Notes:
The prediction has a mean pLDDT of 78. Two RNAs folded together computationally: RNase P RNA and transfer RNA, 434 nucleotides in total. Rfam match: Bacterial RNase P class A. Rfam classes the family as a ribozyme. About the family: Ribonuclease P (RNase P) is a ubiquitous endoribonuclease, found in archaea, bacteria and eukarya as well as chloroplasts and mitochondria.

RNA sequence: GAGUCGGCCAGGCAAUCGCUGUGUACUUUGUGCACGGAGGAAAGUCCGGGCUCCUUCGGACAGGGCGCCAGGUAACGCCUGGGGGGCGCGAGCCUACGGAAAGUGCAGCAGAAAAUAUACCGCCAUGCUUCGGCGUGGUAAGGGUGAAAUGGUGCGGUAAGAGCGCACCGCGCUGAUGGCAACAUCAGUGGCACGGCAAACCCCGCCCGGAGCAAGACCAAAUAGGGGAGCAUAGGCCGCAAGGCCUGAGUGUCGGUCCCGAACACGCUCCCGGGUAGGUCGCUACAGCGUCACGGCGACGUGGCGCGCAGAUGAAUGAUUGCCCUCGACAGAACCCGGCUUAUCGGCCGACUCCA
RNA sequence: GGGGCCGUAGUCUAGCCUGGAUAAGGCACCAGCCUCCGGAGUUGGGUAUCCCCGGUUCAAAUCCGGGCGGUCCCGCCA
Numbered sequence: 001g002a003g004u005c006g007g008c009c010a011g012g013c014a015a016u017c018g019c020u021g022u023g024u025a026c027u028u029u030g031u032g033c034a035c036g037g038a039g040g041a042a043a044g045u046c047c048g049g050g051c052u053c054c055u056u057c058g059g060a061c062a063g064g065g066c067g068c069c070a071g072g073u074a075a076c077g078c079c080u081g082g083g084g085g086g087c088g089c090g091a092g093c094c095u096a097c098g099g100a101a102a103g104u105g106c107a108g109c110a111g112a113a114a115a116u117a118u119a120c121c122g123c124c125a126u127g128c129u130u131c132g133g134c135g136u137g138g139u140a141a142g143g144g145u146g147a148a149a150u151g152g153u154g155c156g157g158u159a160a161g162a163g164c165g166c167a168c169c170g171c172g173c174u175g176a177u178g179g180c181a182a183c184a185u186c187a188g189u190g191g192c193a194c195g196g197c198a199a200a201c202c203c204c205g206c207c208c209g210g211a212g213c214a215a216g217a218c219c220a221a222a223u224a225g226g227g228g229a230g231c232a233u234a235g236g237c238c239g240c241a242a243g244g245c246c247u248g249a250g251u252g253u254c255g256g257u258c259c260c261g262a263a264c265a266c267g268c269u270c271c272c273g274g275g276u277a278g279g280u281c282g283c284u285a286c287a288g289c290g291u292c293a294c295g296g297c298g299a300c301g302u303g304g305c306g307c308g309c310a311g312a313u314g315a316a317u318g319a320u321u322g323c324c325c326u327c328g329a330c331a332g333a334a335c336c337c338g339g340c341u342u343a344u345c346g347g348c349c350g351a352c353u354c355c356a
Numbered sequence: 357g358g359g360g361c362c363g364u365a366g367u368c369u370a371g372c373c374u375g376g377a378u379a380a381g382g383c384a385c386c387a388g389c390c391u392c393c394g395g396a397g398u399u400g401g402g403u404a405u406c407c408c409c410g411g412u413u414c415a416a417a418u419c420c421g422g423g424c425g426g427u428c429c430c431g432c433c434a
Base pairs, nucleotide, nucleotide: 001354002353003352004351005350006349007348008347009346011324012323013322014321015320016319017318019037020036021035022034023033024032025031026030039330043341044340046339047338048337049336050335051212052211053210054209057261058260059259060257061256063208064207065206066205067204068082069081070080071079072078083097084095085094086093087092098203099202103201104200105197106196120143121142122139123138124137125136126135127134128133151169152168153167154166155165156164170192171190172189173188174187175186176185177184178183216281217280218279219278226272227271228270229269230268231267234247235246236245237244238243250266251265252264253263274433275432286308288307289306290305291304292303293302294301295300325328357430358429359428360427361426362425363424366383367382368381369380376414385401386400387399388398389397407423408422409421410420411419
């Protein structure tokens, strides 16, 4: 000087006037005082979980997701470590990475031929020839087409050629060794059979009940506690009757299914109309934050000590002035966490690599 | 706050599920013919980064991922 990885910060200080929560005092519903008051993404709502309700307990069939191996975790599509592949001189980075010898399907145009193998030009042999070529046979080395052409390079071999033979590489199979495993290495063997696409259907393995704080609970207020449509409405007993009881069926509930079973309820579903538009809880103390020690390569786990860090509901976290500097980006909580992704002026710290 | 649907010429729609090289149609627009002129009629024509950025594939409007924009629905009582 160029670069790689990880972590952190997100203008500062003061004064004045405001907003909001909690506590407290005075007091009569407002003041005074004290303390607290956005983020690394609060965002997108893309995954996962907590929490709450649905009787949600099995099975079948659909549907969706994930996909090398091992581990971490409440869980994950996240993270850590490792393997294979790709990129970089390197530090490092990227990787939707199961199966194409289970089956089905796709490959336009070009090209002789597109998954079955085949032969347009060429090469070789041979026959004929009007000497330009033509026929027959062999071949796949070379040319041409294409994204892709049935192993690659070299030597031998041959009429020309060819895994036809051999060596190395690639590929398949078998075995041994190392590793928890993915896989790697080595040895033997096969003359090459088995091309690509599964972010095409599909197969294999694993996972998934649904809804969401407008969940849900309580208090208060109000009324026409109304009307209509559809589906179901079987039998028996008691009773003067209203009605009650029993059995069966049916309907509804598994917010995918005219599915099956269990259980529960007994009418269910839809439309029109009416009323209300208030309050309290859920609401922030928990997979919490910081630090130290120990275990682990690490993600992380265990233990000790310390800390309390927004909680609104028309919805607060702001405005003005002054000074300073490097002149300040993206952006604003709404039940809560763990991730991912996206947006982001600039600055600081640590470790490492390459070049001079 | 939560849940769905959509984005293709100026405009309204096809095509997307099942990928194939010129992205189809109506209206509108432009030009010619017709007419004294206009309208109507008729003949012809142009007009697309398929919302944007990546990926899979030989090949993407279509398949997959991420972003941007638009639009619709929702409470309680009985």